Molecule: transfer RNA
Organism: Actinomycetota bacterium
This record gives sequence, structure tokens and C1' cells, in this order.
RNA sequence: GCCCCCGUCGUCUAGCGGCCUAGGAUAGCGCCCUCUCACGGCGUCGGCGUGGGUUCGAAUCCCAUCGGGGGUA
Repeated sequence: GCCCCCGUCGUCUAGCGGCCUAGGAUAGCGCCCUCUCACGGCGUCGGCGUGGGUUCGAAUCCCAUCGGGGGUA
């Protein structure tokens, strides 16, 4: 250089054009429980790498770009 794969809450992950205000786990925070801690229960917080395009509608399809991984001489 060329080819392939991946980028979603702090972390891991679901999603496969509309049913979703982007769901779950864990972490954080608050409350309850307890003599206290832990466990448990309830609540809360927080995200589609970036920029364009297609479409009535995009996390999802297309293009570019950035980052990561792998392959190839």
C1' cells in the first nucleotide's frame, strides 16, 4: 500500500428500517432493610466514533473520514 472485521452508557452487551422515550448486566449515586457492614429490594444516573447522503422514517442502508484489530508482499 491492498483486503477483511469491529466501533452503542464508566465497563460488558442486545438491536438486523417504524412496534423503543435505544433494552439488559455491572459499576456509581440516593432511599429502604441492618446495631454497623455485606447481601437483598426500589429508584436514579449515563450511550449509537465523526461528517455527509438515501428514505416519509436510519444505531440499522450507502459514501467519506477517524480510531482499533487481523491478513497479505